Model confidence (mean pLDDT): 78 of 100. c-di-AMP riboswitch aptamer (ydaO/yuaA leader) from a soil metagenome, 128 nucleotides, folded computationally. RNAcentral holds the sequence, with entries from MGnify.
[in-house]
RNA sequence: CGCCGAGUCCUCUACAGCGAGCCGGGGAACCACUGUUCCACCGGGGUGAGUCCGCGGGUCGCGGCCCGUGGUAGGGCGACCUUUCCGCCCGAACCCGUCAGCUAACCCGGUAGGCGGUCGUGGAGAGG
Numbered sequence: 001c002g003c004c005g006a007g008u009c010c011u012c013u014a015c016a017g018c019g020a021g022c023c024g025g026g027g028a029a030c031c032a033c034u035g036u037u038c039c040a041c042c043g044g045g046g047u048g049a050g051u052c053c054g055c056g057g058g059u060c061g062c063g064g065c066c067c068g069u070g071g072u073a074g075g076g077c078g079a080c081c082u083u084u085c086c087g088c089c090c091g092a093a094c095c096c097g098u099c100a101g102c103u104a105a106c107c108c109g110g111u112a113g114g115c116g117g118u119c120g121u122g123g124a125g126a127g128g
Base pairs, nucleotide, nucleotide: 001116002115003114004113008020009019010017011016021111022110023109024108025107026106031101043099044096045095046094047093052071053070054069055068056067057066058065059064074090075089076088077087078086080128081127082126083125084124085123
C1' cells in the first nucleotide's frame, strides 16, 4: 500500500459505552407445513462461500462419525465500476443444547481473526 470478512467509526483513553454504522439470531397474524400411536435413532437447528459425490483407511459398520485423496455446489482475487472470457486461490471452523418455518411490534447477541506485496501501477475484450 492492498486483500478476505458484519467485524468500521466515535467518545471525557475506557478490561468502559442502551454512541453511530454494519452483521446475525429469537419472536404474532396471514401464509406455509402437518393423520394417530408405538418402536428404533449417531435428534434438530444456527453462523459461514465452506455443500454434495466418488475412492482408500479407521470404527460393530456399504448408510453415522473421523482421517486421507480426487472432484464439486458455492465463494474470493487479478488496483474505478459492471459484464464476458482467461488465469489463480479457498471450498474451513465454530455455536445452541432436545428448542427454533415465515414473522409487525418487541427481545437478544456479534463487531473477531487472518493474508499478500517490499517499490512491484497490478491479464484480455466490451460497456459505463